Model confidence (mean pLDDT): 83 of 100.
Predicted 3D model of a 522-nucleotide part of an RNA (small-subunit ribosomal RNA, 5' domain) from an uncultured prokaryote.
Context: one part of a larger RNA
RNA sequence: GAUUGAACGCUGGCGGCAGGCCUAACACAUGCAAGUCGAGCGAGAAAGCACUUCGGUGUGAGUAGAGCGGCGGACGGGGGAGUAAAGCGGAGGAAUCUACCUAGUAGUGGGGGACAACAUGUGGAAACGCAUGCUAAUACCGCAUACGCCCUACGGGGGAAAGCAGGGGAUCUUCGGACCUUGCGCUAUUGGAGAAGCCUGCGUCGGAUUAGCUAGUUGGUGGGGUAAAGGCCCACCAAGGCGACGAUCCGUAGCUGGUCUGAGAGGAUGAUCAGCCACACUGGGACUGAGACACGGCCCAGACUCCUACGGGAGGCAGCAGUGGGGAAUAUUGGACAAUGGGGGCAACCCUGAUCCAGCAACGCCGCGUGGAGGAUGAAGGUUCUCGGAUUGUAAACUCCUGUCAGAUGGGGAACGAAAAAGUCUACUUAAUAAGUGGAUUCUAUGACGGUACCAUCAGAGGAAGCCCCGGCUAACUCCGUGCCAGCAGCCGCGGUAAUACGGAGGGGGCAAGCGUUAUUC
Numbered sequence: 001g002a003u004u005g006a007a008c009g010c011u012g013g014c015g016g017c018a019g020g021c022c023u024a025a026c027a028c029a030u031g032c033a034a035g036u037c038g039a040g041c042g043a044g045a046a047a048g049c050a051c052u053u054c055g056g057u058g059u060g061a062g063u064a065g066a067g068c069g070g071c072g073g074a075c076g077g078g079g080g081a082g083u084a085a086a087g088c089g090g091a092g093g094a095a096u097c098u099a100c101c102u103a104g105u106a107g108u109g110g111g112g113g114a115c116a117a118c119a120u121g122u123g124g125a126a127a128c129g130c131a132u133g134c135u136a137a138u139a140c141c142g143c144a145u146a147c148g149c150c151c152u153a154c155g156g157g158g159g160a161a162a163g164c165a166g167g168g169g170a171u172c173u174u175c176g177g178a179c180c181u182u183g184c185g186c187u188a189u190u191g192g193a194g195a196a197g198c199c200u201g202c203g204u205c206g207g208a209u210u211a212g213c214u215a216g217u218u219g220g221u222g223g224g225g226u227a228a229a230g231g232c233c234c235a236c237c238a239a240g241g242c243g244a245c246g247a248u249c250c251g252u253a254g255c256u257g258g259u260c261u262g263a264g265a266g267g268a269u270g271a272u273c274a275g276c277c278a279c280a281c282u283g284g285g286a287c288u289g290a291g292a293c294a295c296g297g298c299c300c301a302g303a304c305u306c307c308u309a310c311g312g313g314a315g316g317c318a319g320c321a322g323u324g325g326g327g328a329a330u331a332u333u334g335g336a337c338a339a340u341g342g343g344g345g346c347a348a349c350c351c352u353g354a355u356c357c358a359g360c361a362a363c364g365c366c367g368c369g370u371g372g373a374g375g376a377u378g379a380a381g382g383u384u385c386u387c388g389g390a391u392u393g394u395a396a397a398c399u400c401c402u403g404u405c406a407g408a409u410g411g412g413g414a415a416c417g418a419a420a421a422a423g424u425c426u427a428c429u430u431a432a433u434a435a436g437u438g439g440a441u442u443c444u445a446u447g448a449c450g451g452u453a454c455c456a457u458c459a460g461a462g463g464a465a466g467c468c469c470c471g472g473c474u475a476a477c478u479c480c481g482u483g484c485c486a487g488c489a490g491c492c493g494c495g496g497u498a499a500u501a502c503g504g505a506g507g508g509g510g511c512a513a514g515c516g517u518u519a520u521u522c
Base pairs, nucleotide, nucleotide: 001522002521004519006518007517008516009515010514013368014367015366016365017364020360021326026324027323028322030321031320032319035071036070037069040068041067048059049058050057051056078279080277087204088203089202091200092199093198096196098194101192102191103190104189105188106187107186108185109143111141112140118133119132120131121130122129123128149158150157151156163184164183165182166181167180168179171178172177205251206250207249212242213241214240217239218238219237220236221235222234223233224232254276255275256274257273258269259268260267261266281302282301283300284299285298304315305314306313307312332358334357335356336355340354341352342351343350344349371401372400373399374398381392382391383390384389405463407458408457409456411455412454422442423441424440425439426438427437428436466511467510468509469508470507471492472491473490477506478505479504480503481502487494488493
């Protein structure tokens, strides 16, 4: 000199943009943060309204809330405890899997028995159950079929499925529909895309006052296991494997793109943003699933907190806010799904503390303002003085202007919004001018921010300057007070009666809505 997620002191007008618990991975009150689908399924209230014989009935409405079932809760969001290599970075590899999406091939036939919900009974303070009975399905289980698929490989053997919605001319009908067709599904399988698992070599902090480490250890054979190679696991056999090119042990640490500094080489660092990893009260475990050994899932153990009728139960903010605590120190228990994105759904739509916005604090960067021109008798006052003067100083007063910002006006007023839905035309499909899909076009509605940005009008210099320094380094000097005292100080050093170095004043210098100090790095 540059730098910062800064803090502290004094001061403080406005706006834009960005960032804001670095400490206790300490404990958490409260609210919200993951749901959705009635076009998979069976059942099904209440309020209100109408009628009423006052018992009810119809409607509400097949709506709410539950249940079975599907998909999603493995993404998104968080903090960095652990990890020195099972990680990361860049370069390769072969023995794998992949829901949704996409392209293709072949199917989607015929049956069965349950379990919730519900009803009845019953246990418990509660959490939660238990018994009996009824029932549906795209839930579950057989049978048939098997192009391709799997196992053997010479014969051969094995295995699947589910329907739902829209429309309809004949024909049949038990009047429900069958049947045809379209769309969405379902089953098997082959590719693609994207994602994931695994392996290899190289690079990746300090300590030798850590020198030896290792028995599933190193390799083989055979097996088990996995989606998959492999001591990953097991039986047997052999005795290997690593190490001064630093094994083992100890300490520290998430890694990277990057960031800061520097002419560079390098050094330091890893907040925000992005990629990867690991974690979710602590330790362990598996289940489900395409995917987890799963932050807001389950089980066990532990610590802690809470409820209890003492028998037993409940919980996990390193999600967003917020509280206590720790600390020099770090914000609102805000608005909206309007946009972008995600989950579910044919869709309408629902959910979304992701996200977009607003709030707080000069924490940082950038921009603007605190007025402009004229104005000498060089006014008064202050300071100083050699008492003549000098300086503050064109500074003020005064005159003439301007209107940025802030302020006011029940002034005007955006962009971020186009999709979707609906109508028309057309192409495809089809028996079909129904329906559906694609394209074109028309039309309507939708904004949290926000009456915000911006524009217009109004008034008046009116509301807006401080901080540090002045011995040398280092730009800037005098007077008074003090008298090795009080004090200053980054280094040299100043102060013991004339202190440009302490304290005050006047003047000056430097930065400026900031200025200094402390801390950090180069």